[in-house]
Context: one part of a larger RNA
């Protein structure tokens, strides 16, 4: 100074984020107990009373043979000072919200909680070789359980309840299309051989699930509108229209754990409330098992409020231990370039102990304090970077376990059904026309059919089958008819006949055969006893599906930090400084093509515009006139161009093939110009032009693939062909355009490692846009009058408090917002205090000027600075100072891991959105800075006492009220200046006579237990056990003083005389007045004031200090100071103060006790007095 304890006047939460932390409550018995309520609770609710000791009586239990013990209940009297559970152990209590139903569990080490769990509910999977999970597998878990059962998933007691959506995306189910791998089947076409072949590609046909589609589901995932108009004031809008949607958010409840504006409005709660609680509803952005509203009990959970209670506070104050500090032993750490380690001012990588210039400083320790050493600890964790990790997430990518279909293999053999091909054998075929229901095609020009013995044919009737309802086909029956019917060439039709044959198509329908597919039923090897299963299933393998379950990985750069935006390649222009070039998230603007003519050539022409005229008439038509271009040139600028590069005609493809010297320009790739040969040409009479467009943009390396072309190669050799080379050509918004790959998002507050002050949040610096504050112009306002006040539109400064730029120190750390304590400058002054001027009558004001000496408030709310409130005041001033201060402190805010709400996000997660919770470390070396003391110094005599005050610092406040005066002044209400008096505040010092507090070695009560053997007295130990009471010392809250008068020289300011400038002027020379600032005056310190002051005494070998010694009015240790033979201490007597009548005895009383001896008996620090006891030695020296 801390830290653990005790006590504490008055007041009683005024503290604070917040009653933190302490108090305060506690036992039993008696009486009383309320809202609510799941009826059980709630409750020990709350809230009262009583409790010792004695005595007498009395109730009940147990033990005991008994005496009698042991416990227990009542009642009535005694009895002690404030009383009794006397100490210990030991609930505060009540209202009122909000979550969570409870009891339970959690982050071992910063979060116990609203989070997890929970009984209850709901979905949904699973029929037993169950799902489900583990494991390669055998095996296992489920479970030696069988749907009243086990796995998930969501919600979470109970009470009421649980809307509307099925588009989305997920699951479920369907099986018809439809898409499809493996596979199987195959036209076909290359290659090679010419003989069958082999090889390779391969349309099209079969061919499973997924997925397309079609439902169905939300107590899956989620999701639940806009705009308008409208009722007799006005608002609102029961109504109405519209528009969109899958459906438009029901009940309920709402500024909430959700409301941004918000501190929403009202009401309550308080004096006052961002707080609480009720209510309204405008729900930024509630709302129903991602549950909704309630809800008794419950809670070391959050808010608010009352009562109780206190030192939390106003305002601290004694005391005890324990450190701290002397001594003696012992004896670490962290840090540490070296230090001989000072202030301002400056200056500097932009905040100096070290640089500069002042200035201040005698050497040395100790104690203390923590302002600085951008103090120490940890290579910042925030932000940024890194083609850095890591873990998480998905409709990133790319694979992959798992699943899930399908082929083959394991794999046999039967029957039925259906299918699908093939063959045989029937039937079938109606656009219009046309007699007629005409498959085609190809033969035939005359044919079919019946016979006369019968069967018949034809025509009628009667049956079936198809059907376009007209008809074809066909069977049977019955009657008829003896020789005949019924076509074909013709009319029409693209096509001519069922006149006749012969091969085909469509459709259909039967048979038969082996075959393709499928499905049903059955048998049996695998297997052992019997059952069951049973060619399925399992398992292997090929192939599609699906697949954060697991994995690897990627998720650009530029950026006046970073992300969000924007940009990234070409062209053309200013910038760009008259040669190229030349940057910035400088300023403007284009392109990602077009043209078969908008190309080539000859020939030929001459724009725009504007005036003026023909009847008008902006433009379209014509004339004069002016004009070198004011037009045009496919298109941005820009450059150029009238003898054409424009414009118009004709003829035409040079918008050609192989070359190419030389030059420009480029870091390189790459780009740009180009005469000239050579070869065939256009157009022109010809010189001649022409290898695209008036130029400058209109784009894209490599690799790979494709197409033509090609004396190139050509897998043992030969030949061919794949492939490869050469030319020509075609595929990248590869646009992050010199292009990482064919192929690629995001989350980290759980985070991690490299770096960075090459980069941002804090502070500092620089700058002053904004900001704050003057100055200046006066249009104006102010009736009138710019400047009593206010003063627009400018204009110039000055600060460096604000937002901000910038990124200069600090990223091997400069702790970040308020709040406590502690201050200390600045004046732009908020009171007080001097003035000037008013639109100043007095009061009371407004504005300006000087002046910084003091002062400059308690509360409510809110983390809050700030803000509004309440109440007071002479006023509650602005600012710096690392937003002054965390090695002083806190920790509510923000800014870590937890967990909730809304909202964004599929998600992981995210919010300058919100809400509950949530480790603050440092023994001080150095400066500084408070004290303290040792050295030496200051006199070449040594000392002891006292001044001096150089210069430092303290203090500096305000004033009701009375007097003057109810005067001045004012119609009046009202109201003084200037003098003089003078309570109480306030802050500061000292101080304890009295009031109080402590007062742990005082006195006194008592309780529990132990000791002194027992009684009695007395000691210990329970916070000094508890409680009443208190000396001295310390203290406040208590007293007592101070904050004073004066003078000097001033400020702004009034003057006086007076000129420069006959006047006037406070000035130029002179003289005044003139303020809480300024020197002085009051108080402390003080000669290390090193420029070393001053004075008086004493001493001449003594003065005198010094140790040692007893001590305190002293004190951390030194030191002071009082003493050392004398009252320094101790003791002792005496008193004093405190306490309140000790002990013993005696009397009284059954007893507790009570009287009387006795206002006793004890007394710590206090006063005297007394040597009893301990200080009567020793050293040094001019």
């Nucleotide at each position: 100074u801390u830290a653990u304890a005790u006590u504490g006047a008055a007041g009683g939460a005024a503290c604070u984020c917040g009653g933190c932390a302490a108090a305060a409550u506690g036992a039993c018995u008696c009486c009383g107990u309320a809202a609510c309520u799941u009826c059980g609770g709630g409750a020990u609710a709350a809230g009262g009373a009583g409790u010792g000791a004695c005595u007498a009586u009395u109730u009940a239990a147990g033990g005991g043979a008994a005496a009698c013990c042991u416990u227990u209940u009542g009642u009535a009297g005694u009895u002690g000072u404030c009383a009794c559970a006397a100490a210990a152990u030991c609930g505060a209590g009540g209202a009122c919200a909000g979550c969570g139903a409870c009891u339970g569990u959690u982050u071992a080490u910063u979060a116990a909680a609203a989070a997890c769990a929970c009984a209850g509910g709901u979905c949904u999977c699973u029929g037993c070789a169950a799902a489900u999970u583990c494991g390669u597998a055998a095996g296992a878990a489920g479970a030696c359980g069988u749907a009243u059962a086990g796995g998930g998933a969501c919600u979470g007691a109970c009470g009421c309840c649980u809307g509307c959506c099925c588009a989305g995306u997920g699951c479920u189910g369907u099986a018809a299309g439809a898409u499809u791998a493996a596979u199987a089947g195959a036209a076909g076409a290359a290659g090679u051989a010419a003989u069958u072949g082999c090889u390779u590609c391969a349309a099209c046909u079969a061919g499973a699930a997924c997925c397309c589609c079609c439902a169905g589901u939300a107590a899956a995932c989620g999701g639940c509108g806009g705009c308008u108009g409208u009722a007799a004031u006005u608002c609102u809008g029961a109504c109405g229209g519209u528009c969109c949607a899958a459906a438009g958010g029901u009940a309920g409840c709402g500024a909430a754990a959700u409301u941004c504006c918000u501190u929403g409005g009202c009401a309550u709660u308080u004096a006052a409330u961002u707080g609480g609680u009720g209510u309204c509803c405008u729900g930024c952005a509630u709302g129903a098992a991602u549950g909704g509203c309630g809800u008794a009990a419950c809670g070391a959970c959050u808010g608010u409020c009352c009562u109780a209670c206190u030192g939390u506070c106003u305002c601290c104050a004694a005391u005890a231990u324990a450190a701290u500090c002397u001594c003696a032993g012992u004896g670490a750490a962290a840090u540490u370039g070296a230090a001989u380690u000072c202030u301002c001012c400056g200056u500097g990588a932009a905040g100096a102990u070290g640089c500069g210039g002042a200035g201040u400083a005698c050497c040395u320790a100790c104690g203390g304090c923590u302002a600085g050493a951008c103090g120490g600890a940890a290579a910042g964790a925030c932000c940024c970077c890194g083609u850095g990790c890591a873990c998480c997430u998905u409709u990133a990518c790319u694979a992959u376990a798992g699943u899930u279909a399908a082929g083959c293999a394991u794999u046999g053999c039967a029957u039925c059904a259906a299918u699908a091909a093939a063959u045989u054998u029937u039937a079938u075929g109606u656009g219009u026309a046309g007699c007629a229901u005409a498959u085609g095609u190809g033969g035939a020009a005359a044919g079919u059919u019946u016979u006369u013995u019968u069967u018949a044919a034809g025509a009628u009737u009667u049956u079936u089958a198809c059907g376009c309802c007209a008809g074809u086909a066909u069977u049977u029956u019955g009657u008829u008819u003896a020789a005949a019917a019924c076509u074909a060439u013709c009319a029409g039709u693209g096509a001519a006949a069922u006149a006749c044959c012969a091969c085909u198509c469509u459709u259909a329908a039967a048979a038969u055969u082996u075959u393709u597919u499928u499905g049903u039923u059955g048998c049996u090897c695998a297997u052992u006893u019997u059952u069951u299963a049973g060619a399925c299933a399992g398992u292997g393998u090929u192939u599609a599906a699906u697949g954060g379950g697991u994995a690897g990985u990627u998720u650009g750069a530029c950026u006046g930090g970073g992300g969000c935006g924007g940009u990234c390649g070409c062209c053309u222009c200013c910038u760009a400084a008259a040669g190229a070039g030349u940057a910035a998230c400088g300023g403007a603007g284009g392109c990602g093509c077009a043209c078969u003519a908008a190309g080539g050539u000859a020939a030929g022409u001459u724009c725009a515009a504007a005036u003026u005229g023909a009847g008008a008439g902006a433009u379209a038509u014509c004339a004069a006139u002016u004009u070198c271009a004011g037009a045009g040139c496919g298109u941005a600028a820009u450059a150029g161009u009238a003898u054409a590069u424009a414009c118009u005609u004709g003829c035409u493809u040079g918008a050609c093939u192989g070359u190419a010297a030389g030059a420009u320009u480029g870091a390189c790739a790459a780009a740009u110009c180009g005469a000239a040969c050579a070869g065939g040409g256009a157009c022109g009479a010809a010189a001649g032009u022409c290898g695209g467009u008036u130029a400058u943009a209109g784009u894209g390396a490599u690799c790979c693939g494709g197409u033509g072309a090609u004396u190139c190669u050509g897998u043992g050799u030969g030949g061919a062909a794949a492939u490869g080379g050469u030319c020509a050509c075609c595929g990248c918004u590869c646009a992050a355009c010199g292009g990482a790959u064919a192929a690629a998002a995001g989350g980290u507050a759980c985070g991690c490692c490299g770096g960075g002050g090459a980069u941002a949040a804090c502070a500092g610096g620089c700058u002053a846009a904004u900001c704050a504050c003057c100055c200046u112009c006066u249009a104006g306002a102010g009736a009138c009058c710019c400047u009593a006040u206010c003063g627009a539109c400018g204009g110039g400064g000055u600060g460096g408090u604000u937002u901000g730029g910038c990124a200069c120190c600090u990223c091997g750390a400069u702790g970040u917002u308020g709040g406590a304590u502690u201050a200390u400058c600045a004046c732009a002054u908020c009171c007080u205090g001097a003035a000037g001027c008013u639109g100043a009558a007095a009061c009371a004001g407004g504005u300006u000027u000087c002046a910084a000496g003091g002062g400059u408030u308690u509360g409510g709310c809110u983390g809050u600075u700030c803000g509004c409130c309440a109440a007071g005041u002479a006023a509650c001033g602005u600012g710096g100072u690392a937003c002054a201060u965390g090695a002083u402190c806190u920790g509510a805010g923000u800014u870590u891991a937890g967990a909730a709400c809304g909202u964004c996000g599929u998600g992981a997660g995210a919010c300058a959105g919100u809400u509950u919770g949530g480790u603050c470390c440092c023994u001080a070396u150095c400066u500084a800075c408070c004290g303290u003391a040792g050295g030496c110094a200051u006199u070449a005599u040594g000392a002891a006492a006292a001044a001096u005050g150089a210069g430092a610092g303290a203090a500096u406040u305000a004033a009701a009220c009375c007097c003057u005066a109810g005067u001045a002044c004012g119609a009046g209400a009202g109201g003084a200046c200037c003098g003089g008096g003078a309570a109480a505040a306030g802050u500061a010092a000292a101080c304890c006579u009295a009031u109080g507090g402590u007062g742990u070695a005082u006195c006194g009560g008592u309780u529990g237990u132990u000791a002194u053997a027992c009684c009695a007295a007395u000691g210990g130990c329970a916070u000094c056990g508890c409680c009443g009471a208190g000396u001295a010392g310390c203290u406040a809250a208590g007293u007592u003083u101070a904050u004073a008068a004066u003078a000097g020289a001033u400020a702004a300011u009034u003057a006086u005389u007076g000129a420069a400038a006959g006047c006037a002027u406070u000035u130029a020379a002179g003289u005044a007045a003139g303020a809480a600032a300024c020197u002085a005056g009051u108080c402390u310190c003080a000669a290390g004031a090193u420029a070393u002051u001053u004075u008086u005494u004493c001493a001449g070998u003594a003065a005198u200090a010094a140790a040692c010694g007893u001590a305190a009015a002293a004190g951390a240790u030194a030191a002071u100071u009082a003493c050392g033979u004398g009252a320094u201490a101790g003791g002792u007597u005496u008193g004093g103060u405190g306490u309140g009548u000790a002990a013993g005895a005696a009397u009284u009383g059954u007893a507790a006790a009570a009287u009387u001896u006795u206002u006793a008996g004890c007394u710590u620090a206090c006063a005297a007095a007394u040597a009893c006891u301990a200080a009567a030695u020793u050293u040094a020296u001019a």
RNAcentral holds the full RNA, with entries from ENA. This is a predicted structure of a 1182-nucleotide part of an RNA (large-subunit ribosomal RNA, half B) from Guinardia striata. Its mean pLDDT, the model's own confidence on a scale to 100, is 81. The gene name in the source record is rnl. It matches the Rfam family "Bacterial large subunit ribosomal RNA". Rfam links the family to the GO terms ribosome and structural constituent of ribosome.